[in-house]
RNA sequence: UCUUAUCAAGAGAGGUGGAGGGACUGGCCCUAUGAAGCUUCGGCAACCGAUGAGAUGAUCCUUCAUCUCCUACUGUGCCAAAUCCAGCAGGUUUAUCCUGAAAGAUAAGA
Numbered sequence: 001u002c003u004u005a006u007c008a009a010g011a012g013a014g015g016u017g018g019a020g021g022g023a024c025u026g027g028c029c030c031u032a033u034g035a036a037g038c039u040u041c042g043g044c045a046a047c048c049g050a051u052g053a054g055a056u057g058a059u060c061c062u063u064c065a066u067c068u069c070c071u072a073c074u075g076u077g078c079c080a081a082a083u084c085c086a087g088c089a090g091g092u093u094u095a096u097c098c099u100g101a102a103a104g105a106u107a108a109g110a
Stems, first nucleotide, its partner, number of pairs: 001110007012041005020030003024087004042079003047075001049073001050071001052069007083103001088100004
């Protein structure tokens, strides 16, 4: 960089640090009652691998593949607000609302 899947659920305290943070732009928020970063401990979730159970199919007949569920052991991820909202297009409307896309994030594969 490309492909696929998911993104309205869920889950934070201590230490350190000392002014920013929420991807970008606009808005709106968080923040000296202490931001980012680093670190310790804890938690959430279940994408990959793994354990266990079941179903289906194939097969050289004892293995393989796919799917569903369980656990939360591994590799990640995450723990303000819907990905905080919008951005582009369509519909509706004179406000708004709805749908889809784009962008972004994460995982797996290439």
The RNA shown here (SAM riboswitch aptamer (S box leader)) has 110 nucleotides and comes from Guptibacillus hwajinpoensis. The organism belongs to Guptibacillus, within Bacteria. Its Rfam family is "SAM riboswitch aptamer (S box leader)". Rfam describes the family as follows. The SAM riboswitch is found upstream of a number of genes which code for proteins involved in methionine or cysteine biosynthesis in Gram-positive bacteria. The RNAcentral record of the sequence draws on MGnify. Its mean pLDDT, the model's own confidence on a scale to 100, is 81.